RNA sequence: GGGUCGGUAGCUGAGAUGGUCUAGCAGCGGUUUGAAAAACCGCAGACGUGGAUUCGAGCGCCACCCGGCCCA
Numbered sequence: 001g002g003g004u005c006g007g008u009a010g011c012u013g014a015g016a017u018g019g020u021c022u023a024g025c026a027g028c029g030g031u032u033u034g035a036a037a038a039a040c041c042g043c044a045g046a047c048g049u050g051g052a053u054u055c056g057a058g059c060g061c062c063a064c065c066c067g068g069c070c071c072a
Stems, first nucleotide, its partner, number of pairs: 001071007010025003019055001027043005048064004
């Protein structure tokens, strides 16, 4: 340099055919306990960046950034 796969919450990972994103762990509050732990209930928390298309983009298009693998 070329090809390919990926980037979503603090971490790990889902997300059909485009319709305002699901969960586990962690965090916070509560129930429980003498107090904790565990368990249960609830809450908060995210789409790599910039454009384009569209009524509407995590998803389709373009460029760029970052990471893995392959080729040279």
A computed fold for a 72-nucleotide RNA from a soil metagenome, annotated as transfer RNA. Its mean pLDDT, the model's own confidence on a scale to 100, is 83. It matches the Rfam family "tRNA". Gene Ontology term of the family: triplet codon-amino acid adaptor activity. Rfam describes the family as follows. Transfer RNA (tRNA) molecules are approximately 80 nucleotides in length.